[in-house]
Formats: sequence, structure tokens, C1' cells
RNA sequence: GCCGGCGUAGCUCAGUGGUAGAGCAACACUUUUGUAAAGUGAAGGUCAGAGGUCCAAAUCCUCUCGUCGGCU
Repeated sequence: GCCGGCGUAGCUCAGUGGUAGAGCAACACUUUUGUAAAGUGAAGGUCAGAGGUCCAAAUCCUCUCGUCGGCU
């Protein structure tokens, strides 16, 4: 230099055009003399950034950034 994968909640990841989700963690409550475990609940998001296509974009297209890998 060229090519490709990945970027979504604090962490690990789903979601491939039509309401943004799960598990774990943290928080509150129940239970307990207390802690842990168990149960219940609530909260937590600029879907890496920008632009475009579309009635509608996390999703499709382009560029940029970060990261991982391949080729030379």
C1' cells in the first nucleotide's frame, strides 16, 4: 500500500428495513439475627462518527475513526 472481519447498556452478545433486547454485574425490595444464596422490581443506549438512499435505517450505500486478521 491492497483486501476482509468486528464496533449495539458497565461486561459478554442477539437483533440483516417497521416499538432497540437478553444474560451477567451494579441498585432497590422480599427472605435472614446478619451476610451469602434465592426471588421480585426498577433503571441503564448519540446502535463508533459524518453523509446518502428510503414513507421508514442499528440494518442498505459512501467516506472517516478505532480494533483484529490476511496479502505484498

Predicted 3D model of a 72-nucleotide RNA (transfer RNA) from a Candidatus Woesebacteria bacterium. Rfam family: tRNA. It is annotated as a transfer RNA.